[in-house]
Predicted 3D model of an 84-nucleotide RNA (transfer RNA) from Chloroflexi bacterium CSP1-4. RNAcentral holds the sequence, with entries from ENA. The coordinates come from a structure-prediction model, not an experiment, and the mean pLDDT is 81. The organism belongs to Chloroflexota, within Bacteria. It matches the Rfam family "tRNA". By type it is a transfer RNA. About the family: Transfer RNA (tRNA) molecules are approximately 80 nucleotides in length.
RNA sequence: GCCGAAGUGGCGGAAGUGGCAGACGCGGCGGACUUAAACUCCGCUGCCCGCAAGGGCGUCAGGGUUCGAAUCCCUGCUUCGGCA
Numbered sequence: 001g002c003c004g005a006a007g008u009g010g011c012g013g014a015a016g017u018g019g020c021a022g023a024c025g026c027g028g029c030g031g032a033c034u035u036a037a038a039c040u041c042c043g044c045u046g047c048c049c050g051c052a053a054g055g056g057c058g059u060c061a062g063g064g065u066u067c068g069a070a071u072c073c074c075u076g077c078u079u080c081g082g083c084a
Base pairs, nucleotide, nucleotide: 001083002082003081004080005079006078007077010026011025012024019067027045028044029043030042031041032040046057047056048055049054060076061075062074063073064072
């Protein structure tokens, strides 16, 4: 240099063929249980606005297509693999 794959909350990792983003697990916080703990169980757990109801934003970055994009297209960045 060329070809291919991947990039999603704090971490791993889902999201049939474009239609509720973050399921599930780990971790964290609160609670129950216990004399106390461990184990186990229950609830919560992206950001912003709002008293609340609710609303807005958010899938590596920027643009495009579309009523609608994590998903399709273009450019770039990073990582991994292959070829030279």